[in-house]
Molecule: Bacterial RNase P class A
Organism: Pseudomonadota bacterium
């Protein structure tokens, strides 16, 4: 130069003049400060906080998680490692504990798909038969042949043919021992092989989880209307009961009034902006991330601001020979807050590292 890997910043700047939310001054006109993200976005994990339930544990049953290790409030998340798989490399990708606890599946092909079995075959052996052949018996499973996968595999011995029958290698199994904090890697020696695969089928281990959320949850709190207490008026009137009945009477409800209680529609406030913050510098650590110092305060709407012109510039696109002219700004926008995960994202820019060429 070319290709190609892996991570990061940044995603308009400056300037007038209108305007919106918040807040601080000011009697007031009005001045002032501050006002979106990296993802604010799906709400898909985790937690802080809040109210309910519940002595503390344990055990079912459901969920959810899965190699080791560490980081952290915590996590399904980061970080570093360890297998496996893919890439000449850099570097990527893995729901990655158990299939010798059980149970259940294994489509189509195929002789069989798991306490094995024989379709084509290979071998001796009797009878037909000159033989090529046909057939009975027994022995084999090496080859062909199905299949995602066929009861170790390669070579050699061995044998009628064949076969872990038997030998090296390998693979699978145990495994002194040695390395690692472990996963796990190395491995003398044993064992002729005995153990297909699927746990994103059921299932068994170990480990976590009480549940419903910021419209939680607290606090203030009128007016009408309607509830509850207590005193009062009035027995005029309206429903009831007491006395056999009737006039008198007595109580009850219920009416009218006046004080207070409650409950909280509608509204206000608080919860809510000092926090697992930010950032500079230094030390530990591979890192992830931790400590110490020193500095900073940074949106808080509730029908819900965060917006509009206009200049000058800067990327981009487009016309021109050219001065220059005209377009034209990725994705998207808080709502109780914080860690992550996952989508979305025009462009610009930086940093590392791996292959091939070439040159010195």
């Nucleotide at each position: 130069g070319c290709g190609g890997a892996g991570g990061g910043u940044u995603g308009g700047a400056c300037g007038g003049c209108c305007g919106c939310g918040u807040u601080g001054c000011g009697c007031g006109a009005g001045c002032g400060a501050c006002g979106a993200g990296g993802a604010a976005a799906g709400u898909c994990c985790g937690g802080a906080c809040u109210c309910c339930a519940c002595a503390a544990g344990g055990u079912a049953a459901c969920g959810g998680u899965g190699c080791c290790g560490g980081g952290u409030a915590a996590c399904g998340c980061c970080c570093g490692g360890c297998c496996g798989g893919g890439g000449u490399a850099a570097c990527c990708c893995g729901a990655g504990g158990g299939a010798a606890a059980g149970c259940g599946c294994c489509a189509c092909a195929g002789a069989a798909a798991a306490c094995a079995a024989a379709c084509c075959g290979c071998u001796c052996u009797g009878c037909c038969g000159c033989g090529u052949g046909g057939u009975u018996g027994a022995g084999c499973a090496a080859g062909g042949g199905u299949g995602a996968a066929a009861c170790g595999g390669u070579g050699g011995g061995g044998u009628a043919a064949g076969a872990g029958c038997c030998c090296a290698c390998c693979g699978c199994g145990g495994g002194a021992c040695g390395g690692g904090c472990a996963a796990c890697c190395g491995g003398a020696c044993c064992g002729g092989c005995a153990u297909g695969g699927c746990a994103a089928g059921c299932c068994c281990c170990a480990c976590c989880g009480g549940g419903a959320g910021c419209a939680a949850u607290g606090c203030c709190g009128a007016a009408u209307a309607g509830g509850g207490a207590u005193c009062g008026c009035g027995c005029a009137g309206g429903g009831g009961c007491c006395c056999g009945c009737c006039u008198u009477g007595g109580c009850c409800c219920g009416g009218c009034g006046a004080u207070c209680c409650g409950g909280g529609u509608u509204g206000g406030c608080a919860g809510c902006a000092c926090g697992a913050g930010c950032u500079u510098g230094c030390g530990g650590g591979c890192a992830a991330u931790c400590g110490c110092a020193g500095g900073c305060c940074u949106a808080g709407a509730u029908g819900a601001a965060u917006g509009g012109c206009c200049g000058u510039c800067c990327a981009g696109a487009g016309a021109g020979c050219g001065a220059u002219c005209u377009u034209g700004g990725a994705c998207a926008g808080a709502a109780u807050c914080c860690g992550g995960c996952u989508u979305a994202c025009a462009g610009a820019c930086c940093c590392u590292c791996c292959g091939c060429g070439c040159u010195c």